[in-house]
RNA sequence: GAGUUUGAUCAUGGCUCAGAUUGAACGCUGGCGGUAGGCUUAACACAUGCAAGUCGUGCGAGAAAGUAUCUUCGGAUAUGAGUAGAGCGGCGGACGGGUGAGUAACGCGUAGGAAUCUACCUAGUAGAAGGGGAUAGCCCGGGGAAACCCGGAUUAAUACCGUAUACCUCCUUCGGGAGAAAGAAGGCCUCUCUUUGAAGCUUUCGCUACUAGAUGAGCCUGCGUAAGAUUAGCUUGUUGGUGAGGUAAAGGCUCACCAAGGCUACGAUCUUUAGCGGGUCUGAGAGGACGAUCCGCCACAUUGGGACUGAGACACGGCCCAGACUCCUACGGGAGGCAGCAGUGGGGAAUAUUGGACAAUGGGCGAAAGCCUGAUCCAGCCAUACCGCGUGUGUGAAGAAGGCCCUAGGGUUGUAAAGCACUUUAAGUUGGGAAGAAAAGUUAUUGGUUAAUACCCAAUGACCGUGACAUUACCAUCAGAAUAAGGACCGGCUAAUUCCGUGCCAGCAGCCGCGGUAAUACGGAAGGUCCAAGCGUUAAUCGGAAUUACUGGGCGUAAAGCGCGCGUAGGUGGUUUAUUAAGUUGGGUGUGAAAUCCCCGGGCUCAACCUGGGAACUGCAUCCAAAACUGAUUCACUAGAGUACGAUAGAGGGAGGUAGAAUUCACAGUGUAGCGGUGGAAUGCGUAGAUAUUAUGAAGAAUACCAGUGGCGAAGGCGGCCUCCUGGAUCUGUACUGACACUGAGGUGCGAAAGCGUGGGUAGCGAACAGGAUUAGAUACCCUGGUAGUCCACGCCGUAAACGAUGACAACUAGCUGUUAGGAGACUAUGUCUUUUAGUGGCGCAGCUAACGUUUUAAGUUGUCCGCCUGGGGAGUACGGCCGCAAGGUUAAAACUCAAAGGAAUUGACGGGGGCCCGCACAAGCGGCGGAGCAUGCGGAUUAAUUCGAUGCAACGCGAAGAACCUUACCAAGGCUUGACAUAUACAGGAAAAGCGUAGAAAUACGCUCCCCGCAAGGUCUGUAUACAGGUGGUGCAUGGUUGUCGUCAGCUCGUGUCGUGAGAUGUUGGGUUAAGUCCCGCAACGAGCGCAACCCUCGUCCUAUGUUGCCAGCACGUAAUGGUGGGAACUCAUGGGAUACUGCCGGGGUCAACUCGGAGGAAGGUGGGGAUGACGUCAAAUCAUCAUGCCCCUUAUGUCUUGGGCUUCACGCAUGCUACAAUGGCCGGUACAGAGGGCUGCAAUACCGUAAGGUGGAGCGAAUCCCAAAAAGCCGGUCUCAGUUCGGAUUGAGGUCUGCAACUCGACCUCAUGAAGUCGGAGUCACUAGUAAUCGUAGAUCAGCAACGCUACGGUGAAUACGUUCCCGGGCCUUGUACACACCGCCCGUCAAGUCACGAAAGUCGAUAACACCCGAAGCCGGUGGCCUAACCGCAAGGAGGGAGCCGUCGAAGGUGGGAUUGGUGAUUGGGACUAAGUCGUAACAAGGUAACC
Repeated sequence: GAGUUUGAUCAUGGCUCAGAUUGAACGCUGGCGGUAGGCUUAACACAUGCAAGUCGUGCGAGAAAGUAUCUUCGGAUAUGAGUAGAGCGGCGGACGGGUGAGUAACGCGUAGGAAUCUACCUAGUAGAAGGGGAUAGCCCGGGGAAACCCGGAUUAAUACCGUAUACCUCCUUCGGGAGAAAGAAGGCCUCUCUUUGAAGCUUUCGCUACUAGAUGAGCCUGCGUAAGAUUAGCUUGUUGGUGAGGUAAAGGCUCACCAAGGCUACGAUCUUUAGCGGGUCUGAGAGGACGAUCCGCCACAUUGGGACUGAGACACGGCCCAGACUCCUACGGGAGGCAGCAGUGGGGAAUAUUGGACAAUGGGCGAAAGCCUGAUCCAGCCAUACCGCGUGUGUGAAGAAGGCCCUAGGGUUGUAAAGCACUUUAAGUUGGGAAGAAAAGUUAUUGGUUAAUACCCAAUGACCGUGACAUUACCAUCAGAAUAAGGACCGGCUAAUUCCGUGCCAGCAGCCGCGGUAAUACGGAAGGUCCAAGCGUUAAUCGGAAUUACUGGGCGUAAAGCGCGCGUAGGUGGUUUAUUAAGUUGGGUGUGAAAUCCCCGGGCUCAACCUGGGAACUGCAUCCAAAACUGAUUCACUAGAGUACGAUAGAGGGAGGUAGAAUUCACAGUGUAGCGGUGGAAUGCGUAGAUAUUAUGAAGAAUACCAGUGGCGAAGGCGGCCUCCUGGAUCUGUACUGACACUGAGGUGCGAAAGCGUGGGUAGCGAACAGGAUUAGAUACCCUGGUAGUCCACGCCGUAAACGAUGACAACUAGCUGUUAGGAGACUAUGUCUUUUAGUGGCGCAGCUAACGUUUUAAGUUGUCCGCCUGGGGAGUACGGCCGCAAGGUUAAAACUCAAAGGAAUUGACGGGGGCCCGCACAAGCGGCGGAGCAUGCGGAUUAAUUCGAUGCAACGCGAAGAACCUUACCAAGGCUUGACAUAUACAGGAAAAGCGUAGAAAUACGCUCCCCGCAAGGUCUGUAUACAGGUGGUGCAUGGUUGUCGUCAGCUCGUGUCGUGAGAUGUUGGGUUAAGUCCCGCAACGAGCGCAACCCUCGUCCUAUGUUGCCAGCACGUAAUGGUGGGAACUCAUGGGAUACUGCCGGGGUCAACUCGGAGGAAGGUGGGGAUGACGUCAAAUCAUCAUGCCCCUUAUGUCUUGGGCUUCACGCAUGCUACAAUGGCCGGUACAGAGGGCUGCAAUACCGUAAGGUGGAGCGAAUCCCAAAAAGCCGGUCUCAGUUCGGAUUGAGGUCUGCAACUCGACCUCAUGAAGUCGGAGUCACUAGUAAUCGUAGAUCAGCAACGCUACGGUGAAUACGUUCCCGGGCCUUGUACACACCGCCCGUCAAGUCACGAAAGUCGAUAACACCCGAAGCCGGUGGCCUAACCGCAAGGAGGGAGCCGUCGAAGGUGGGAUUGGUGAUUGGGACUAAGUCGUAACAAGGUAACC
């Protein structure tokens, strides 16, 4: 920096990603070289080999094989050889190498210190005399399986022991006392003189004592160096002193005695974890994490203990003991220690060769040559990391083939390949070929030493000559593009996309999330992207993360201010003088090892790497200087703080007393049937007299009015009045003290309500409880009762949404306006005004804030101190501690789980929130539905099938404006397979069609009749074959189109501007008004668009033009009658064209507005009535069965043909209708008046027949002419007289008519007969506001006919009511709340049931660890020691001195016993918790969430 909480936004906050890194591992892949690195796990166990020896110039002794000669063949001699191998002795095995178990420590780091030692080395001084006794080896003997051991004899030393000496050292009572030594090699010289040899001298090496240095080591101290307080007290050699012992050395290091100390909140003790540092990784830095390789220090060496030797060890490849383990054994005993180098097993995700060489560097020994050296130098293995190189280069379009995609044109792979022309690094071949080598040795010269030309040392020259690596690096030759490319990814973050397969499956996934039939997210392919001999994944660290904030965060509402005081430690602190120099600042010195990092150079062809120099190492110590600030000490001061005096207000606190109203109770009177209570009731009380009312009395609790965002108090809290005691505050002006202050971890006190204990008290109220209601239930809300409690005293508890959700103190920073308590001033003085302190409110600028908001009472700007926070859940829970009588409080985790949880604000939606408004929404009316019968549709049931769709409003007389066959999609049966239908090609044929016959249910099959057009090509038809047809099969949740609905509701938006961090707001809100976002006014808005309205059609009035089939006033003719005829063009009407209505006019109201009310005129008046017209959008609304269409599916069937059946079933439920229940009526007779339609496969008149349906027949009419066609209600007259009827017509029987191929399933109509239910319909519910409802008929579409009572259209007659908007429903605007946004059909809580997981408790049980007490007590040091043994010294001897083993004692490891402690595992059962598409019960929360919620 990004992704992720939301519909969107800002902020908070977590999770995740991109980077760098690694001693890594795993997957796929793998050409070369250089440089590094390589058991992070089991400090697990180890076979085998090697890793520490060396010195003959310390010492004595000393083989064998082999060879040669001799031999009597037994052997001997010489050589091998003073060799090998042992032994004594010296030096070294304390270095080098490994590991990190232990250790929170003077272990490490850094800076210092004093009381020490130091082999070898360097320098210096002095010495090195003279003696002695042993012992190993060798030899002999013995024991033992072995390891090894024992005895005897003999021997040497630079082994051992005395004596002498003592510059000097040590001790000292200052008199003195004690203490050493070793020789070896070379040379010279003299003597004996032949040699050997001895003495002497000398050189070198060694030896002794001492001093100094260097090196190394030991010890002490300051500071620094993890986590946990759910570890708060620890300590008896402990702290100190004196004395002694001990040590190389100070010291309780040890012991005796004395004192009672020492450490600790600046974290002792305990527990857990850990080797430390230089450094490494990361980071801008500060930091954080780590401590492999390299360097320094420490610790360890199978586990534990111990000492010996030594200069140095309590000793990795030494010793002793104990334990565990392993091995050998003759069972008696023995041996061993890879955390050295290789290597093995094991563990593990995982880490190499049983290699070469001492050539170099270094180490040990040696005089040296030299020997030893798994240190080291090299090689081997490993892409483990870093660095470098290569796998070719150029050209090459027919843009090849193949692959993939495609809109079928093409695109892409792609100059990529092929082809052509070149190059040869690396690998390969052949040949050459450095550096790493300096030495040592021999010799010569010179110098030093010396008596010396020896020896030895140094320098120089010459000669000789040392390489594991190594078939080295490097150079050259040869040949040929030849031998050399993969991995991951491609939804966003994040560079890179298409096809196929799959179908919430298989799978992916770092986070968000993909996958349920069109997946850029799974799998494959093609293409692309990024890296590249690697690429990815996993693990881990830092970063991003300012999510621990020193740099650099926060706490009103997001996590976070302790409920409030007092106050300890601590932190911080007013003005001023002087001193000091701790902090601070400057400078110097020492140190801060090397390596690393950085800079500048140099060397490998470059780089990595190596290397020279510098800088740096931000630190510590010390010295000098400065004196501003802080500190310390000090002279003062008064502005902070406090005290005294004077006033003031107050429900501040405690105690005692007292008052009235109310309530209840008691008693008495009056009085009578109810009272009480609720939404409505009931329980309850009351005729045994309630309620009501009057009087009296009793009791307890609380204090109306005053009363107030008024007062007081630190908070909790405090309210009648009076008295006493008492705390604090404020104001004014003087005086005094002189920084006495602020904060405050622990501590301590106070602390509502509820609760607990003891004792009282109890009127009212009132958990629990009981009863009554409510309810599906109601362990609730409501009602009637009612115990604890509420009250008092004393004692506990210690918590609250203890809130201003805002810690305390101090200073500063615009104002305005209330109010409380004081002060001052002025004036017009019972008051007003101005001003000033201290409180307490409202508004508000700057500022701050995520916003909301806050704003001198800060959440502003600063300072000081304290408390607290670090994702949600688990959880304020568990365990442990402390407190409490208990309830419980306080302190306070983890596992596990989620990707969010949370804040503020925005837009919607919603509310059993509010306001305004509208609508046949209610109300007011009228008529219905719901009851009956029937019709039609739906559900359900049934069925072989009862085809399919539509399902709240917005499905249900809907698709269907016509199911007997057909339709028809369904079922049964029978057939067909290029097909019933389309196009194309090829081949064959001449028929096909039609008619007739046979079989059949038909389709169909067969037969007969017929025998196409055209010159040809071809057409038409049939058959065959292939592409294909076909599908009312699926998906309306893949779609187009169409439609419904909210809703003919008044809304829905945009541009620019402005406001806001932003989502957004404004405009569109407000005041009026309207049917209307209609218009007006106002306004940070100004304009605009889609909607509204208007424009269109129709009806209503008039004018005008025309005048047949329509009309007929006037004129004329004619009829029984009729516009019938002439004629007319006036009227009606028809068809065109126009006019009219606009709040235009008047008056009232209104903002001089919009508009509204009333009126005039007018056919019509405020949109004149009706229609068409349906904004942005909502419902994944409806339709794949109108049609079209993607994808999927069927293809001798899910296609197609045929017959019959079904869609018409029927216990039942619902919806829509019709007919009724009658007298406003039925029936009979007479009689009047429409409009709009339809008609040639048609409508059909007059006439005749039939009771009728209808039949016969056919004039007229393709229609303003003819027909359907009779309109009906109405009107006139008659009859019926309230009944299941002369109402009603269902049902049924019989007989007919018509249509049609055919009325059985299953048509309509007619006639006769039959004559059911039904007497106006429960809860509930529907339509309608005027030519409307109601009522009456008429016509049409579909249609052969018709189930039509449906639908659509037409006219006739023709009402009632609207007070009004409280309520129901729907809608609009504003506002409010919200935990909703799939938007209340939302969200969401808890129990129960199921599964999984982690955790707690638990009778117990099994371990681990560290202490404590006691027992036992190895090895060993120390101490003691009768007896025993005993070379060096003393002694003539006896013996002594001294020593040794043994024994005893202290200490003492492991072990044993014991009771506790801490901790881990496990545990029947049990507890809550978390998670898990569709379980159960309710509905607690979110809206007034339906009882406001919460603590």
Molecule: small-subunit ribosomal RNA
Organism: uncultured marine bacterium